[in-house]
Context: one part of a larger RNA
RNA sequence: AGCGCACGGUGGAUGCCUAGGGGCAAAGAGCCGAAGAAGGACGCGGUUAGCGGCGAAACGCCACGGGGAGCUGCAAGCAAGCUAUGAUCCGUGGAUUUCCGAAUGGGGAAACCCAGCCACCGUUAUGGGUGGCUACCCAUCGUUGAACACAUAGACGAUGAGGAGGCAAGUCGGCGAACUGAAACAUCUAAGUAGCCGGAAGAAAAGAAAUCGAAGAGAUUCCCUCAGUAGCGGCGAGCGAACGGGGACCAGCCUAAACCUGUAUCGUGUCAAGCCUGCCGGCGUUGCGAUAGAGGGGUUGUGGGAUCUAAUGGAAGGCGCGGCAGCCCUUCAAGGAGUUACAAAGUCGGUUCUUAGCAAAAGUGCUUGGAACGGCACGCCAUAGAGAGUGAGAGACUCGUAUGCGAAAAGAACCGACCUCCUAUUAGACACCCGAGUAACGCGGGACACGUAGUACCCUGCGUGAAUCUGCCCGUACCACCGGGUAAGGCUAAAUACUCUUUGCCACCGAUAGUGCAACCAGUACCGUGAGGGAAAGGUGAAAAGCACCCCGGAAGGGGAGUGAAAUAGGACCUGAAACCGUGCGCUU
Numbered sequence: 001a002g003c004g005c006a007c008g009g010u011g012g013a014u015g016c017c018u019a020g021g022g023g024c025a026a027a028g029a030g031c032c033g034a035a036g037a038a039g040g041a042c043g044c045g046g047u048u049a050g051c052g053g054c055g056a057a058a059c060g061c062c063a064c065g066g067g068g069a070g071c072u073g074c075a076a077g078c079a080a081g082c083u084a085u086g087a088u089c090c091g092u093g094g095a096u097u098u099c100c101g102a103a104u105g106g107g108g109a110a111a112c113c114c115a116g117c118c119a120c121c122g123u124u125a126u127g128g129g130u131g132g133c134u135a136c137c138c139a140u141c142g143u144u145g146a147a148c149a150c151a152u153a154g155a156c157g158a159u160g161a162g163g164a165g166g167c168a169a170g171u172c173g174g175c176g177a178a179c180u181g182a183a184a185c186a187u188c189u190a191a192g193u194a195g196c197c198g199g200a201a202g203a204a205a206a207g208a209a210a211u212c213g214a215a216g217a218g219a220u221u222c223c224c225u226c227a228g229u230a231g232c233g234g235c236g237a238g239c240g241a242a243c244g245g246g247g248a249c250c251a252g253c254c255u256a257a258a259c260c261u262g263u264a265u266c267g268u269g270u271c272a273a274g275c276c277u278g279c280c281g282g283c284g285u286u287g288c289g290a291u292a293g294a295g296g297g298g299u300u301g302u303g304g305g306a307u308c309u310a311a312u313g314g315a316a317g318g319c320g321c322g323g324c325a326g327c328c329c330u331u332c333a334a335g336g337a338g339u340u341a342c343a344a345a346g347u348c349g350g351u352u353c354u355u356a357g358c359a360a361a362a363g364u365g366c367u368u369g370g371a372a373c374g375g376c377a378c379g380c381c382a383u384a385g386a387g388a389g390u391g392a393g394a395g396a397c398u399c400g401u402a403u404g405c406g407a408a409a410a411g412a413a414c415c416g417a418c419c420u421c422c423u424a425u426u427a428g429a430c431a432c433c434c435g436a437g438u439a440a441c442g443c444g445g446g447a448c449a450c451g452u453a454g455u456a457c458c459c460u461g462c463g464u465g466a467a468u469c470u471g472c473c474c475g476u477a478c479c480a481c482c483g484g485g486u487a488a489g490g491c492u493a494a495a496u497a498c499u500c501u502u503u504g505c506c507a508c509c510g511a512u513a514g515u516g517c518a519a520c521c522a523g524u525a526c527c528g529u530g531a532g533g534g535a536a537a538g539g540u541g542a543a544a545a546g547c548a549c550c551c552c553g554g555a556a557g558g559g560g561a562g563u564g565a566a567a568u569a570g571g572a573c574c575u576g577a578a579a580c581c582g583u584g585c586g587c588u589u
Base pairs, nucleotide, nucleotide: 001588002587003586004585005584006583007582008581009580015574016539017538020509021508022506023505024504025503026502027501028500029499030498031166032165039100040099041098042055043054044053046078047077050074051073052059061094062093063092064091065090066089070082071081072080105114106113107112115134116133117132118131119130120129121128136163137162138160139159140158141157142156143155144154171199172198173197174196175195181188185234211217212216221248222247223246224245225244231239232238252491253490254489255435259296260295261294263292264291265290266289267288268287274283275282276326277325278324279323280322281321301469303434304433305432307429308428309427310426311425312424314332315331316330317329318328320327334423335422336421337420338419346418347417348416349415350414351413352412353411354410355409357405358404359403363378364377365376366375367374380395381385387399388398389397440464441463442462443461444460445459446458471486472485473484474483475482526533527532546573549560550559551558552557
């Protein structure tokens, strides 16, 4: 030195575990903010560095409910206290809530600096202190007020739970890539994806046919299918419907216009016109036209409505220049409807539920062991033998579980009452209305599964530019016939998407796994000027019983003693593999 055996050191694999993650389902909830948010800074404890909690009223204050013996968080110790006059703790409602931050009195290198006005406090007085107000935009109102006479612009002020900022995912709109694929690459694809911007709500969007397409159906949305079909496509790569069928859920409405009536402004008007109609009487700038805005009316595709005429209708009252008749208006009755659209405020009561909770059965002995929840024996409960914990494996030890019950306060849903709102129909005539720089057409684009193609339909940048029901659009170029519909205004719940909370579950992971990192004080330490990048790190024991005391040593560390079932469980702590390093013995050279 090598090999072998034994015993160690080092190291932290493996096994076991779970405090943390992942997923699915159901129910419920879903915006916060100038009444100052989200997120922070700085403070607050007897002792207090950190985390959590709270805000100068600062480990907390008040009220109401629950609960019932301990309590002063993680987190020990010491100290000092609180609590059956019910604390700590849990729930509901309130109070307080420094400074920064949209940050909003002005400034600013966030958490700081400096003001003005009013009120009060203090000072002999100034300085000082406390509270409130003072940003910008918008809307409404008021006071003023030019060029320019009226007016307008502008100025100043008051009022406003108006706006501003935040928000993971899902949603709608605007802008909009590239890598990639096509085995290269340009049309194409990726993809209207990522990203950026804007809007909004708990959902958003869409939505009551100018639809589909040939059978008829009858708003929208979502799922399964039709179907990888019909098609599109350097007919390459690829892209990819619809009709129809089956389900989920179901809900329909309001305007514009014609016509009538007020109001305001402007124009115009005398043989007058007009004053609801007829007759008689009376009045007389009350008229007519245009514009604006308001009330009534009206809303449809078997076309609808307006206007006029006629007919029918529950009761009462009223006025329209006067009288009579009609017409009209109001109220009641009757009927219907309603708070998500169709008009809009609520109040009260009830039921169920949510936000704390409550009751809840039944086991002993012997034995092994450190410990019984194991074994043996004999009993018990069960609408409860789900599960977890307890010194090993517990229906009956603890928490629970089956089952039954519960709210002063706040909230939700539903029901009812009050309340609120609405209410003619038919026939005929007439030809007044039925959404305009629109439809359509041409050119250029986009979007439709469809890349311009024979390319309809839809949207629109430029140009041209209709019609009003004997109208207009559509049925995949275009024409005819036939059929479907009624554009150019608007609203609309549910079924759908996502997240959170609670509950339940898992042939999900088990610390190099499981969340993209984070089971542990992690977006931390650390790196970077910065944008940004970004870790490692779990386990003593049933219980600290965490080794009093003695010895060596300066200490670290160790040897005894003691605790413990175990100390080769001693805090560098469960198990403790291998590489690697040793000690002893044997053999070989």